[in-house]
Context: one part of a larger RNA
RNA sequence: CGUCGAAAUUUGAGGAAACUCUUCCCUAGUACGAGAGGACCGGGAAGGACGAACCUCUAGUGUACCAGUUGUCCUACCAAGGGCACUGCUGGGUAGCUACGUUCGGCAACGGAUAAGCGCUGAAAGCAUCUAAGUGCGAAGCCGGUUCCAAGAUUAAAUUUCAUUCAGACCCCAGAGAGAAUAUCUGGUCGAUAGGCGGCAGGUGUAAGAUCCGCAAGGAUUUGAGCCGAGCCGUACUAAUAGGUCGAAU
Numbered sequence: 001c002g003u004c005g006a007a008a009u010u011u012g013a014g015g016a017a018a019c020u021c022u023u024c025c026c027u028a029g030u031a032c033g034a035g036a037g038g039a040c041c042g043g044g045a046a047g048g049a050c051g052a053a054c055c056u057c058u059a060g061u062g063u064a065c066c067a068g069u070u071g072u073c074c075u076a077c078c079a080a081g082g083g084c085a086c087u088g089c090u091g092g093g094u095a096g097c098u099a100c101g102u103u104c105g106g107c108a109a110c111g112g113a114u115a116a117g118c119g120c121u122g123a124a125a126g127c128a129u130c131u132a133a134g135u136g137c138g139a140a141g142c143c144g145g146u147u148c149c150a151a152g153a154u155u156a157a158a159u160u161u162c163a164u165u166c167a168g169a170c171c172c173c174a175g176a177g178a179g180a181a182u183a184u185c186u187g188g189u190c191g192a193u194a195g196g197c198g199g200c201a202g203g204u205g206u207a208a209g210a211u212c213c214g215c216a217a218g219g220a221u222u223u224g225a226g227c228c229g230a231g232c233c234g235u236a237c238u239a240a241u242a243g244g245u246c247g248a249a250u
Base pairs, nucleotide, nucleotide: 001152005162006161007160008159009158010157014149015148016147017146020048021047022046023045024044025043026042032037050105051104052103053102054101058099059098060097061096065092066091067090068089069088070085071084072083073082074081075080110144111143112142117137118136119135120134168246169245170244171243172188173187174186175185176184193239194238195237196235197234198233199232200231202228203227204226209222210221211220212219213218
């Protein structure tokens, strides 16, 4: 830009992906075989590699979370804190992101046409012959079946609803299940979109101050305390105000 002015939901022409391997058990020490050995068919159970999704568990990270601690400077000093030293170092760790973790997958199938191969009937060629006419079976392979994309499928599809009696979309703004920009998605007061606040979960591990004990270093009580990023639930306190643009035929 096109497709009838929109919104929502679909169809599927076409395309892509995947379709793997091993071991063990039963059948059965059976068939077969002198023995040694040792099945087809069928059924069941584990596992490898690969792939997808996810974070309940395990584990990693987690430089805006918590604690411990060294040196030094500063807040006049004590105490309590802050800066710098690779995040100063060390021990942990929420969300998120991950695998070493968890769950799931190869269709359980099944159908069609076939390859090699095996056949039936059967002449040319009174026989024989799977082939010449005709006809059947037969692969992890082929076509479907499974999953995903998909109407620029210009053959531009369909259904429903709305609309010129103004539908819808965008700008703008608060943002994240999204993200390089854009896009997408959630919202914009008829509101839980973000922040704040409250509660909870979760992390760290018993804050400061005070009191008591000890000459002191230190310890005990108040106290599972204090602090707490991203999580969950709630709550209009703050900010999404106000407004503008485009917009449809016969």
A computed fold for a 250-nucleotide part of an RNA from a Patescibacteria group bacterium, annotated as large-subunit ribosomal RNA, domain VI. Lineage of the source: Bacteria > Bacteria candidate phyla. The coordinates come from a structure-prediction model, not an experiment, and the mean pLDDT is 85. Its Rfam family is "Bacterial large subunit ribosomal RNA". Gene Ontology terms of the family: structural constituent of ribosome and ribosome. The RNAcentral record of the full RNA draws on ENA.